[in-house]
RNA sequence: GCCGCGUUCGUCUAGUGGUCUAGGACGGUUGGUUCUCAUCCAACAAAUCAUCGGUUCGAGUCCGAUACGCGGCA
Numbered sequence: 001g002c003c004g005c006g007u008u009c010g011u012c013u014a015g016u017g018g019u020c021u022a023g024g025a026c027g028g029u030u031g032g033u034u035c036u037c038a039u040c041c042a043a044c045a046a047a048u049c050a051u052c053g054g055u056u057c058g059a060g061u062c063c064g065a066u067a068c069g070c071g072g073c074a
Stems, first nucleotide, its partner, number of pairs: 001073007010026004018057001028044005050066005
């Protein structure tokens, strides 16, 4: 340099164009239970889906560029 794949709450992850104002687990906060802690139960907060642009009535989802990561070739 070229080619392919990936990037979604703090972490891991689901999501094949409309019911997603993005769901789940762990973690966090608050409350309940307990003499206290742990366990368990309930509620709550937390992602404008890497960035910018395009396609579309409508994009996390399709297309392009860029950034970062992984792999292959040179």
Background: This is a predicted structure of a 74-nucleotide RNA (transfer RNA) from a Patescibacteria group bacterium. It matches the Rfam family "tRNA". NCBI's taxonomy places the organism under Bacteria, Bacteria candidate phyla. The prediction has a mean pLDDT of 82.